Source information:
Predicted 3D model of a 73-nucleotide RNA (transfer RNA) from a bacterium. The sequence was found in a public genome assembly. It matches the Rfam family "tRNA". By type it is a transfer RNA.
RNA sequence: GCCACCUUAGCUCAGUUGGCAGAGCGGCGCAUUCGUAACGCGCAGGUCGCCGGUUCGAUCCCGGCAGGUGGCU
Numbered sequence: 001g002c003c004a005c006c007u008u009a010g011c012u013c014a015g016u017u018g019g020c021a022g023a024g025c026g027g028c029g030c031a032u033u034c035g036u037a038a039c040g041c042g043c044a045g046g047u048c049g050c051c052g053g054u055u056c057g058a059u060c061c062c063g064g065c066a067g068g069u070g071g072c073u
Base pairs, nucleotide, nucleotide: 001072002071003070004069005068006067007066010025011024012023013022019056027043028042029041030040049065050064051063052062053061
């Protein structure tokens, strides 16, 4: 230098032929217990990497940029 893939909650990751963003773990509260843990119930937590384009509408499609992983040279 070139190619491919990835970027979504604090962490690990789903997701949608374009139409209200989710799970597990973690955090907080409640319940349970003599008490703690575990189990159960509930709550909070997101500019879906950034900038543009297409569209009535973009996390999703297109382009560029940034970061990461792998490969080639």